[in-house]
RNA sequence: GGAGUUGGCCGAGCAGUCGCUGCCAUGUUCACUUGUGUUUCAUGGGAGAGGAAAGUCCGGACUUCAUAGGGUAAGGUGCCAGGUAACGCCUGGAAGGCGCGAGCCUAUGGAAAGUGCCACAGAAAAUAUACCGCCCAAUUUAUUGGGUAAGGGUGAAAUGGUGCGGUAAGAGCGCACCGCGCUGGUGGCAACAUCAGUGGCAGGGUAAACCCCACCUGAAGCAAGACCAAAUAGGGUUCCAAAGUCGUGACCCGCGAUGGAACCGGGUAGGUUGCUCGAGAAACUUGGUGACAAGUUUCCUAGAUGAAUGACUGUUCUCGACAAAAUCCGGCUUAUGGCCAACUCCAAUU
Numbered sequence: 001g002g003a004g005u006u007g008g009c010c011g012a013g014c015a016g017u018c019g020c021u022g023c024c025a026u027g028u029u030c031a032c033u034u035g036u037g038u039u040u041c042a043u044g045g046g047a048g049a050g051g052a053a054a055g056u057c058c059g060g061a062c063u064u065c066a067u068a069g070g071g072u073a074a075g076g077u078g079c080c081a082g083g084u085a086a087c088g089c090c091u092g093g094a095a096g097g098c099g100c101g102a103g104c105c106u107a108u109g110g111a112a113a114g115u116g117c118c119a120c121a122g123a124a125a126a127u128a129u130a131c132c133g134c135c136c137a138a139u140u141u142a143u144u145g146g147g148u149a150a151g152g153g154u155g156a157a158a159u160g161g162u163g164c165g166g167u168a169a170g171a172g173c174g175c176a177c178c179g180c181g182c183u184g185g186u187g188g189c190a191a192c193a194u195c196a197g198u199g200g201c202a203g204g205g206u207a208a209a210c211c212c213c214a215c216c217u218g219a220a221g222c223a224a225g226a227c228c229a230a231a232u233a234g235g236g237u238u239c240c241a242a243a244g245u246c247g248u249g250a251c252c253c254g255c256g257a258u259g260g261a262a263c264c265g266g267g268u269a270g271g272u273u274g275c276u277c278g279a280g281a282a283a284c285u286u287g288g289u290g291a292c293a294a295g296u297u298u299c300c301u302a303g304a305u306g307a308a309u310g311a312c313u314g315u316u317c318u319c320g321a322c323a324a325a326a327u328c329c330g331g332c333u334u335a336u337g338g339c340c341a342a343c344u345c346c347a348a349u350u
Base pairs, nucleotide, nucleotide: 001346002345003344004343005342006341007340008339009338010337012316013315014314015313016312017311018310020048021047023045024044025043026042027041030037031036032035050322054333055332057331058330059329060328061327062221063220064219065218069253070252071251072250074217075216076215077214078213079093080092081091082090083089094108095106096105097104098103109212110211114210115209116206117205118204131152132151133148134147135146136145137144138143160178161177162176163175164174165173179201180199181198182197183196184195185194186193187192225273226272227271228270235264236263237262238261239260240259244258245257246256247255280299281298282297283296284295285294286293287292
């Protein structure tokens, strides 16, 4: 100097003027139920979109069914140990794989419980078989019979692999090492690693195929719900009916209720609440490899409802990307500009 890997921070800053919305305080207008608010205005004070608010993919809090339960089916996760309110998330490890490396990825339980599938090619892809070749015998000289799976071919994958011996030629036929199964020792909480012995040894792959095993799981959702006011038609037709029907996924048992279902028609759709103090944030200390936990101190940070953040001026600089809350929170995924730090590799110079 170049090329990479991992992590962190910010999200243009500052000042001024006018404007918008909530809250608090003081006063005021209006209404009536005379002490209240679904009311108007003024002054002052404070606050006012994100790290992803996006996706709606997971997990919950909260509300209702509901007085509640059990089971089956169904669905989800899938190495081990921890963290967390919980998770399919995060942290640390093991195994497998990629990369020269820093590092990265994993849909990572079981194929001796069973079923299915492995196209084409090839002799043959499992009830296995022999195309070429090799060896032996006979013999009409071109065939037949027997043996073989080491060599060759086909294929993603072919009878465990390599080597030596042996054989008519070969083959775990025998031996050594590796692989595989079984038994045991050591280390580790464990996944697993390693060592020793033993057995010639069940032909492979595939479970992001069905399946088996382990663990987990009610449903619907703030347009959930609760309250107030107002209006209407306590409406009509048909069907089923207590051995029935109905009751927030399906089915069964149980529990509860005593009517239920479909269609036609009519009224209202206005307001308040839920609505923001939280599994909250920051700093420090202690413990831990870490995720994180505990303690102390400090802070309050949008609650709109056709939907509030805008406009102008000056100035600074690293010259500004992706992009707007609607019940809330913890994650994951996707989009994206700039700055900082550590580490790896290459080249040159000293």